SAM riboswitch aptamer (S box leader) from a Bacteroidales bacterium, 101 nucleotides, folded computationally. Rfam family: SAM riboswitch aptamer (S box leader). Gene Ontology term of the family: regulation of gene expression. NCBI's taxonomy places the organism under Bacteria, Pseudomonadati, Bacteroidota, Bacteroidia, Bacteroidales.
RNA sequence: GAUUUAUACAGAAGAGGGGAGAGAACAGGCUCAUUGAACCUCUAGCAACCUUCUCAAAAGAGAAACGGUGCUAAAACCUGCCCGGGUGGGAAUUAUAAAUG
Repeated sequence: GAUUUAUACAGAAGAGGGGAGAGAACAGGCUCAUUGAACCUCUAGCAACCUUCUCAAAAGAGAAACGGUGCUAAAACCUGCCCGGGUGGGAAUUAUAAAUG
């Protein structure tokens, strides 16, 4: 990287390095950023997919947070395609997890 399933309006930042961009890609907006972006390291935290425990025949429910991931501006920042009166619903894409080959 491929396939399947689940989730994506909640939550959680400081320090050191770095030095001009960043918010996935394209377009249009909007926003963040020299009062220091991306990225890297450390520490802290959030969440609870894997995990552990309890109840249960099971489905399922609840609890925990040592460990494997993930995450810590704004809804996946917003819109884009379809349905719709729409501030609604669905799809596609993307991201993450678990599983498969």